[in-house]
């Protein structure tokens, strides 16, 4: 220098042919318990890597272009 994959909640990961983002753990509250844990119920948490990066579309996490970061491969 070139190619591929990945980047989504604090962490690990989903999201069908593009239809407006969800789960587990963790966190907060309540119940249960003498108390804690476990268990049960509820809640909060996201401009989906990018000052609003640009474009297509009625609509983009998803498609196209540019950039950044990580991993792997080639030279």
């Nucleotide at each position: 220098g070139c190619c591929g994959c990945a980047g989504u909640a604090g962490c690990u990961c989903a999201a069908u042919c593009g239809g407006u983002a969800g789960a587990g753990c963790a966190c907060c509250c309540c119940g249960c318990u003498u108390g804690u844990a476990a268990c049960g119920g509820g809640g909060a948490a996201g401009u989906u890597g990018g000052u609003u990066g640009g474009g297509u579309u009625c609509a983009a996490g998803u498609c196209c272009c540019c950039c950044c970061u990580g991993c792997g491969g080639c030279u």

Transfer RNA from a Candidatus Subteraquimicrobiales bacterium, 75 nucleotides, folded computationally.
The organism belongs to Candidatus Subteraquimicrobiales, within Bacteria.
RNAcentral holds the sequence, with entries from ENA and MGnify.
Its Rfam family is "tRNA". It is annotated as a transfer RNA. From the family's description: Transfer RNA (tRNA) molecules are approximately 80 nucleotides in length.